[in-house]
Description:
This is a predicted complex of two RNAs, RNase P RNA and transfer RNA, with 449 nucleotides together. It holds a member of the Rfam family "Bacterial RNase P class A". Rfam links the family to the GO terms ribonuclease P activity, tRNA processing and dimeric ribonuclease P complex.
RNA sequence: UGAGUCAGCUAGGCAGCCGCUGGGCUUUUAUGCCUAGAGGAAAGUCCGGGCUCCAUAGGGCGGGACGCCUGCUAACGGCAGGGGCGCGUGAGCGUACGGAAAGUGCAGCAGAGAGUAGACCGCCCGAUUAUUUAUUUGCUUGCAAAUGAGUGGUCGGGUAAGGGUGAAACGGUGCGGUAAGAGCGCACCGCGCGGCUGGUAACAGUUCGCGGCUAGGCAAACCCCGUUCGGAGCAAGGCCAAAUAGGAAUCCAUUGGUGUGGCCCGCACUGGAUUCGGGUAGGCCGCUAGAGGUGUCUGGUGACAGGCAUCCCAGAUGAAUGGUUGCCACGGUCAGCAAUGGCCGACAGAACCCGGCUUAUGGCUGGCUCGCUUU
RNA sequence: ACGACCGUAGCUCAGUUGGUUAGAGCGCCAUCUUGACAUGGUGGAGGUCGGUGGUUCAAAUCCACUCGGUCGUA
Numbered sequence: 001u002g003a004g005u006c007a008g009c010u011a012g013g014c015a016g017c018c019g020c021u022g023g024g025c026u027u028u029u030a031u032g033c034c035u036a037g038a039g040g041a042a043a044g045u046c047c048g049g050g051c052u053c054c055a056u057a058g059g060g061c062g063g064g065a066c067g068c069c070u071g072c073u074a075a076c077g078g079c080a081g082g083g084g085c086g087c088g089u090g091a092g093c094g095u096a097c098g099g100a101a102a103g104u105g106c107a108g109c110a111g112a113g114a115g116u117a118g119a120c121c122g123c124c125c126g127a128u129u130a131u132u133u134a135u136u137u138g139c140u141u142g143c144a145a146a147u148g149a150g151u152g153g154u155c156g157g158g159u160a161a162g163g164g165u166g167a168a169a170c171g172g173u174g175c176g177g178u179a180a181g182a183g184c185g186c187a188c189c190g191c192g193c194g195g196c197u198g199g200u201a202a203c204a205g206u207u208c209g210c211g212g213c214u215a216g217g218c219a220a221a222c223c224c225c226g227u228u229c230g231g232a233g234c235a236a237g238g239c240c241a242a243a244u245a246g247g248a249a250u251c252c253a254u255u256g257g258u259g260u261g262g263c264c265c266g267c268a269c270u271g272g273a274u275u276c277g278g279g280u281a282g283g284c285c286g287c288u289a290g291a292g293g294u295g296u297c298u299g300g301u302g303a304c305a306g307g308c309a310u311c312c313c314a315g316a317u318g319a320a321u322g323g324u325u326g327c328c329a330c331g332g333u334c335a336g337c338a339a340u341g342g343c344c345g346a347c348a349g350a351a352c353c354c355g356g357c358u359u360a361u362g363g364c365u366g367g368c369u370c371g372c373u374u375u
Numbered sequence: 376a377c378g379a380c381c382g383u384a385g386c387u388c389a390g391u392u393g394g395u396u397a398g399a400g401c402g403c404c405a406u407c408u409u410g411a412c413a414u415g416g417u418g419g420a421g422g423u424c425g426g427u428g429g430u431u432c433a434a435a436u437c438c439a440c441u442c443g444g445u446c447g448u449a
Base pairs, nucleotide, nucleotide: 001371002370003369004368005367006366007365008364009363010362012328013327014326015325016324017323018322020037021036022035023034024033025032039347043358044357046356047355048354049353050352051233052232053231054230058265059264060263061262063229064228065227066226067225068082069081070080071079072078083097084095085094086093087092098224099223103222104221105218106217120163121162122159123158124157125156126155127154128153129152130151131150132149133148134147135146136145137144138143139142171189172188173187174186175185176184190213191211192210193209194208195206196205197204198203237285238284239283240282247276248275249274250273251272252271256270257269258268259267292311293310294309295308296307297306298305299304330345331344332343333342334341335340376448377447378446379445380444381443382442385401386400387399388398394432403419404418405417406416407415425441426440427439428438429437
C1' cells in the first nucleotide's frame, strides 16, 4: 500500500424561538411554571415465554415442529463450548449432521446393463465353414487327400481385467493364478463389526481380533425412531355509564347444542344457528417496577449465574415524541494548485411486555491473514 | 392481531406427484396479398420462471430467508 477476515463502539452536539403528548405544582386559572418523551433494529411477524380467558389443560387418533454431543436459559427452532464433514493459500467461514444392513418408492436422456444389474466392442474356449500356407503321401506330374499353423464368417459358451455411456456401473494397487479372467489366493491401502485406550459425551486413536467386501444415492420422497406441542389472543379479559326489544320469522335439537380446539372421549354450562328490524360505538382498569437498567465484585473457557450498591427510564388511542435559525463536529460529493467554499446527511419510527432470529442501514476504531513495494 | 393465497414473454394464463428442449392466445417484427390500409397466409424474435442461498446427478417445481401484491376474520 492493495485485497480479505473477525470483533467492538456509535447513531451528531450546544443555544435561541415556535409547537405536541404524559405527569406534577401554583390559585394572581392564564398566552403560567417545572419535569419526562422512540430504536438498534421500535421493522418482518419467523420462533419461544410471561399475562388473560376457555377445566387446574386431562385421555386417544390425526397433525405440526425439532433431530451430532455437552451445557446455558423462564423457554426456544436461540446462545456458548466441543466433535464430524465441507469451503478457503490463510486469517477464518458454513453445516436441515438420527435411520437407506424395517418397508414402499424414485433415477429422464445416454448406455449392453441403473440395483444382488449387465456381454455392445474387445479377450478366451469349443463346434462348423471359407481361405492362405507348410509338410507328408498317392499317382495320370499337376492335381487329390491327410496333418499342422494363420486369418475371416456363423453358432454355443466363459469372462466385469480393457474400451465406451452416464451424476452414479457392486473396493484400489501389485504379485500369483487362469484358456481368458475374476477377492479366486496373497501382501499393502481402504471399508464394516467387535475389543482396548483417551474423552462426561459426540467422537478420536489402535503394532489387537474377525469379516473377502456383504452394506451405492435420494428421507428439504412417503415413512420409521426419539423429543416436544391443548386452543385463542390486550379488539385477551374485567368494571362503569349510555341505549334497548325480555322483538319477529325460518330451521335444527334433548343419543342434542354451546364452550373460536381438526375429530372422538371426558369436563363445564344449558337451547342453538340464520335472516329481518333496531340500539350503542363513551370512560376506567389491564398499562407499564420489569426473567428491568447502570456500576462493581465473585464463579465459569464461555453462554450465563450469584452478591452488593444505585436508578425509575414513553404510555399515546386517528394516535404526541416535531419544525425552524445560528455555531461547531464527522462523513460523502463538486469546484480549486492550495487555503477554502457550495450542496447533501443511512435505515427507519413504540401500541400488553420480554428473550431470540432474520432483514434494512450511515460512520468510527482495533486485532489477525495473504499479496506487492521500499528500507 | 390472526389466517390464507399470488408473482412464469409486452398483456392474460397453462405447466408445480422434480427429468432432456418452459408452452398457449392476444400483441410485436419481417414478408406475401392490395394503388394504399384492414383482414388473411407464411416465417421469426422475445423468458435472470420476483430475488438470494441450499438439497439433489438434475429445481419454474422441494426447503429456508427475503421483496412486492391480493383477500379474509374480529